[in-house]
Molecule: RNase P RNA; transfer RNA
Organism: soil metagenome
This record gives sequence, C1' cells and structure tokens, in this order.
RNA sequence: CAGGCCGGGUGACCGCGAGCCUUCGGGCUCGAGGAAAGUCCGGACACCACAGGGCAGGACGCUGGGGAAAUCCCAGGCGGCGAAAGCCGACGGAAAGUGGCACAGAAAGGAGACCGCCACCGGCAUGUCUCCGGAGAUGCCGAGGGUAAGGGUGAAAAGGUGGGGUAAGAGCCCACCAGCGUCGCGGUGACGCGGCGGCUGGCCAAACCCCGUCCGGUGCAAGGCGAAGCAGGCCCCGACGAAGCUGCCCGCCGAGGGGCCGGGUACGCCGCUCGAGCGGCCGGGCAACCGGUCGCCUAGAGAGAUGGUCGCCCAAGACAGAAUCCGGCUUAGAGGCCUGCU
RNA sequence: GCCGGAGUAGCUCAGCUGGUAGAGCAGCUGAUUUGUAAUCAGCUGGUCGGGGGUUCGAUUCCCUUCUCCGGCU
Repeated sequence: CAGGCCGGGUGACCGCGAGCCUUCGGGCUCGAGGAAAGUCCGGACACCACAGGGCAGGACGCUGGGGAAAUCCCAGGCGGCGAAAGCCGACGGAAAGUGGCACAGAAAGGAGACCGCCACCGGCAUGUCUCCGGAGAUGCCGAGGGUAAGGGUGAAAAGGUGGGGUAAGAGCCCACCAGCGUCGCGGUGACGCGGCGGCUGGCCAAACCCCGUCCGGUGCAAGGCGAAGCAGGCCCCGACGAAGCUGCCCGCCGAGGGGCCGGGUACGCCGCUCGAGCGGCCGGGCAACCGGUCGCCUAGAGAGAUGGUCGCCCAAGACAGAAUCCGGCUUAGAGGCCUGCU
Repeated sequence: GCCGGAGUAGCUCAGCUGGUAGAGCAGCUGAUUUGUAAUCAGCUGGUCGGGGGUUCGAUUCCCUUCUCCGGCU
C1' cells in the first nucleotide's frame, strides 16, 4: 500500500418472538448488521393497462469483458499524483452552430504594434580619414517603410530549444522535440512503434449544444381475500367522448369522473421469506466471474421480539437495531488477526 | 415510503446570466440642541452551513454531507 476475517464466546437460572412436536405439563431448533444508516442508482415482484407513436424531459459517454441490470465490478489504454507498492480521472466532439475568456495588456479568435530593432529621406551636433572630388562613424529630432526575434502585461499571446541566415527579423533554412496529416507494422480494440511531409495561433462543453446508447407510471402504506357497518342530499363535467398511460399532442378504448355538506368503518388473514441464497471441493479464466458436484435452511415483528443475574475465557469498549426482498454506491466507525506487495 | 424548498454582517433580506459581496435596521464616532429624541455625515462588522471537484478565477456550475421547513400517502 492492496485484499480478507472477527467485531464476542461458553455454562446455569428466570424472562421474550417464530417454526415443529406434544401425554397440554412442556420439549427441540432458530432469532439483527457490516453498515441494518442515507434513500443516491439498478432491479425482482405487484397493479394500471393499446406499457401504441411522437415531442418535451432525464441519464450515461476511452476500449474489451462480467452481470438480471446498474452511473456498479474486473482487466487494459491514455493522462495526472507518488520514491515505490499503488491511487485518482463526469475520459465522445471545439472545422455543425451559438456563447464566454473579467482586470491588465498594443492585441484574447481569424485580432494587433506600446517599448524596442533595421535601413531610406530631411535637419542639427561631434570628431576621423583624405588623392580636398569626397568617404564613412556616433548621437538626437521629424515623416513614411520593414519587423514580430527581444522586452512588458497576463492563467493563456502567430509551436518550443539551439544554430545558420538577414539591413533588422521570421520555419526563411537545418537538427532535435510537441502537434497535425499520411503510409506501414503490432493489437479484438482503445492505442503503441517506425518512415515520410508541408510548417502549424488557443482554452472552456461539471457553457448552450451536436453525436451515440438507454428510459411507461406508481410503489408492500404495492396488491389480494374475508368480515362488519351506514344514509344519503345538492351541484358541475361527460357519446361534439369521462376516466385511463409524470407533462403536451396524435391515436386507441368506451362510461364514468369531480366538488360541497352529512353518516358509518379503521378488524382479521394472505403478501411475509427457499433466495439472481450460503458453504466445501474440482475445472475454466490474468481477473471480475462462470460451470459441475456435495452439503445447509440461518429473524419475520405488528405500538412493533434479544433482557436480567452469577461464574469462566477474553482483545471485542467503536459505529450502532431488520419492517417486501436482492445487487451496488456513499457516509459513520474503537480494537484484534491473516495474506501479498513496496 | 415518495416529492419539493431554504442556509449570506448581530437581525431581516438582495445578489446565483461565473470577474473577487450589498441594502435596511442595530452598534460606534462627530455635528446640531439647555439636554434627549429625531435629523445629517462618517465608520466598524462576512471561513456566503461544512468538505471535495471543474475553471485563470466559484456566493453562483457539479458531487457529497449537516441542519431546518413544507406537501402527499
């Protein structure tokens, strides 16, 4: 650093819940978690039901694999961090279009010349040489021209570093890098390696968006069965089509729907736990995981079950209690043990 | 179980279309007044609930977490 396990045990007495048995006295077996938490994702299952179509809306985004699916897991690629083992990455597209880059700076997308550099022209000053015709040097000022190498500003400024070349400069030329294009090789693929080439101006899409893939709704207080009980009244919409499917439209279907006042009921049972289940061994696979075989049954409450006492072992003091059930993620959190790697 | 909203100065609230945070009240000081109040002028006071990320830059965009409020059943 990565992964896994435990997170109490045991004996006795009394007290709880479920299941099975019973001679109805009782007996036997089992009885909260790794997160049961948050309700962040995905489902199983149930009902609605033309779950038909479209728009809107939402989610995801490197490649391959796993899996019921997932935004999850494994392996790999690229990038970043680290001395390393390892860890992290909302990781498609900026030439489809639109938008933003404040302040500073000359200039922030097809932009621009503030300081500076260079030579030509005109003027002024100094001094050198001279064959006395003139030649050339330095500094300052003015107008136009060339330049984007240097400086400044900034998170970012016409690829970077070095050399040549030039009046001064510039991929103008060369070498090595980065990027882009193209060809070849390796790989399932992301991508990597090599050759050649002109010389090449950004960043942000957790900006709107484009591309690709996916998405019916509601949720165990779902839903089903039974029992008991009452008392209806007024109004609105509806075959010119109610209700029905998050919102809208089309289509389908075909008779109910809604508001106010008033009365009765709140009970019992099912759903309720055998599962995409757990453990051992063998085989395949780098792994996630898959297949075969043998064995096991490990909570189902219903105002809501685990408590008390004593003794021993001991490391166990933390976070903390199931409510339809699974697969993940996130958060909380003392201590102990095992394996591998740096 | 399901669905929404809020958190900014001592208090009540703007700002969220990303460029470095405001108003009113309160508090303090001065002026004015015989003195107080009122009025006028000035000043102080901020980890934008916490943490992480994107970006040059985050109150604002994204993720996570804490607290509070509301609705349906």